This is a predicted structure of a 73-nucleotide RNA (transfer RNA) from Methanomicrobia archaeon JdFR-19. Its Rfam family is "tRNA". By type it is a transfer RNA. The coordinates come from a structure-prediction model, not an experiment, and the mean pLDDT is 84. The sequence was found in a public genome assembly.
[in-house]
RNA sequence: GGGCUCGUGGUCUAGGGGUUAUGACGCUACCCUUACAAGGUAGAGAACCCCGGUUCGAAUCCGGGCGAGCCCA
Numbered sequence: 001g002g003g004c005u006c007g008u009g010g011u012c013u014a015g016g017g018g019u020u021a022u023g024a025c026g027c028u029a030c031c032c033u034u035a036c037a038a039g040g041u042a043g044a045g046a047a048c049c050c051c052g053g054u055u056c057g058a059a060u061c062c063g064g065g066c067g068a069g070c071c072c073a
């Protein structure tokens, strides 16, 4: 330098045009326990990497960036 894949709560992740964006772990409060752990209930937490385009409507499709991984040179 070229090709391919990926970028979504703190971490990992589902979702591939229209509801309030999914789940797990973690976090907070309460219950349980003499404590703790495990378990139960509730809650907080993501303007979906950036800029354009298409569309009535974009996290989702298209283009260009930026970043990460793999392959080729």
Base pairs, nucleotide, nucleotide: 001072002071003070004069005068006067007066010025011024012023018056027043028042029041030040031039049065050064051063052062053061